[in-house]
SAM riboswitch aptamer (S box leader) from a Bacteroidota bacterium, 101 nucleotides, folded computationally.

């Protein structure tokens, strides 16, 4: 990098550096940003998946070791299926984690 599973309305900030962007992909909003944005180091904290302890029990519960997160529902909506249309409801696709290759 590919595949296959399961989840994604909750949670959880600060300090340095740096110096204009970001909020994944298109198209339209919206928003957050010189009171300092990507990024990158230090620290804190969060508990989604594995993990580890306690449960009969993958059912709670708790720990914070691996990975991960710490603005807004994956910020919102369209675009695609399905429906006369709209609503809706599903996939795509994108994030995380495992496992195989």
């Nucleotide at each position: 990098u590919a595949c296959u599973u399961a989840u994604c309305a909750a949670g959880a900030a600060a300090g340095g550096u740096g110096g204009a962007g970001g909020g994944a992909a298109u198209a339209g909003g919206c928003c957050c940003u010189a009171a300092g944005a990507a990024a990158c180091c230090u620290u804190a904290g969060c508990a989604a998946c594995c993990u580890g302890a306690u449960u009969u029990a993958u059912u709670a519960u708790u720990a914070a070791g691996g990975u991960g997160c710490u603005a807004a529902u994956u910020c919102c909506u369209a675009g695609c299926u399905c429906u006369a249309a709209a609503a809706g409801a599903g996939a795509u696709a994108g994030a995380u984690a495992a496992g195989u290759a």
The sequence was found by an Rfam model in a public genome assembly.